[in-house]
Context: one part of a larger RNA
RNA sequence: ACCGUAUGGCGAGGGAAUUCGGCAAAUUAGUCCUGUAGCUUAGGUAUAAGGGAUACCUGCUGUUUUAAUGAGGAAUUGGGACAGCAGGUUGCAAUGACUAGGGGGUUUCGACUGUUUAAUAAAAACACAGGCGACUGCUAGUCCGAAAGGAUUUGUAUAGUCGCUGAAUCCUGGCCGGUGCAGGUACCUAAAACUUGGGUUCAACCGAGCUAAGGGCCUGUUAACGCCGGGAGUAACUCUGACUCUCUUAAGGUAGCCAAAUGCCUUGUCGGGUAAGUUCCGACGCGCAUGAAUGGAACAACGAGAGCCCCACUGUCCCCGCCUACAACCCG
Repeated sequence: ACCGUAUGGCGAGGGAAUUCGGCAAAUUAGUCCUGUAGCUUAGGUAUAAGGGAUACCUGCUGUUUUAAUGAGGAAUUGGGACAGCAGGUUGCAAUGACUAGGGGGUUUCGACUGUUUAAUAAAAACACAGGCGACUGCUAGUCCGAAAGGAUUUGUAUAGUCGCUGAAUCCUGGCCGGUGCAGGUACCUAAAACUUGGGUUCAACCGAGCUAAGGGCCUGUUAACGCCGGGAGUAACUCUGACUCUCUUAAGGUAGCCAAAUGCCUUGUCGGGUAAGUUCCGACGCGCAUGAAUGGAACAACGAGAGCCCCACUGUCCCCGCCUACAACCCG
């Protein structure tokens, strides 16, 4: 001989008390038999979960294959493979090492497999099948190029380009006042050129007339950008307000959904789970500031996504100890 390093090992009793968080470690593990909930898009979930067996020896049974004997068939006798039954043997332990899923419940987001920040982010982001809209009849539309020319395409609307949404299911409410886009337009406005008047020895310059697109004006269009109220009174206890009045708007948020990845106040209130829960789950809703393809709701399956709970398991911890190898240290 401390402190260290290691895809190292072991640990009494407890078993997440640790911690932001079970991070890390441990548990489980192969094969055969059995058994398998709820949910569901009826395919799945599912190896769900849970339980049992597993080595070797001997005997026997069955299936199958192969060889010999047998004229052939039947059968018999050997060799192999597989399945099984019974008895026995050894150990703490028989997939004895290696190999080899921990499991369950619930919520959220995204349907899914996939893609991504080469070297801090793999995700709820992107994509996706599906849905919808816009442009386009081909000398098209869109894109590149100054042009020539080229791509889409040697394609032709069941096609191509652009945009939004994002499986399937149930749905997708009201508003065209503003902005955008499209169309129309008797009339108004409107530049240069042109015509014309003045002016200039020529010009410049100053007026008048005519007029395109555009604008005014009118109409359409929201799965275009977007938007979707306030104040009073009122029912025979009280409270509440189906009802009434009023101001006002283009219309006043419909179906749904919620203290939500969206709720400031807020650790909202009630219920559940815990002895104790700013998280979690279920409700409530005048919602600071939810809401319908800027999609709304709900979802089986899926996820190295995010939150919470339980079982098993454990040196994460109570509380640390020991061992192995190396490094280091000490002595030579």
The part of an RNA shown here (large-subunit ribosomal RNA, domain IV) has 332 nucleotides and comes from uncultured marine group I thaumarchaeote.
Lineage of the source: Archaea > Thermoproteati > Nitrososphaerota > Marine Group I.
The prediction has a mean pLDDT of 86.
Rfam family: Archaeal large subunit ribosomal RNA. Gene Ontology terms of the family: ribosome and structural constituent of ribosome.